Annotation: Transfer RNA from a Lentisphaerales bacterium, 82 nucleotides, folded computationally. Rfam family: tRNA. It is annotated as a transfer RNA. The source organism's lineage runs through Bacteria, Pseudomonadati, Lentisphaerota, Lentisphaeria and Lentisphaerales.
[in-house]
RNA sequence: GGUGGGGUACCGAAGCGGUCAAACGGGGCAGACUGUAAAUCUGCUGUCAACGACUUCCUUGGUUCGAAUCCAAGCCCCACCA
Numbered sequence: 001g002g003u004g005g006g007g008u009a010c011c012g013a014a015g016c017g018g019u020c021a022a023a024c025g026g027g028g029c030a031g032a033c034u035g036u037a038a039a040u041c042u043g044c045u046g047u048c049a050a051c052g053a054c055u056u057c058c059u060u061g062g063u064u065c066g067a068a069u070c071c072a073a074g075c076c077c078c079a080c081c082a
Base pairs, nucleotide, nucleotide: 001081002080003079004078005077006076007075010026011025012024018065027045028044029043030042031041032040046054047053048052058074059073060072061071062070
């Protein structure tokens, strides 16, 4: 340099244009259980003034009534080829 794949919550990892603040696992926090601990079970785990509202999926633009999802450019990572 060329081709292909990828970047999502603290970590890993799913994710059809609307049902998404986004499954699942780990970690964390709280509770139950236990003599203690582990294991197991339950709840919570973006932010907030919290029946709801707001801001998010690498960055910047674009399409659309509506974008994590589609398009363009850029940045970064991986594999193969050279």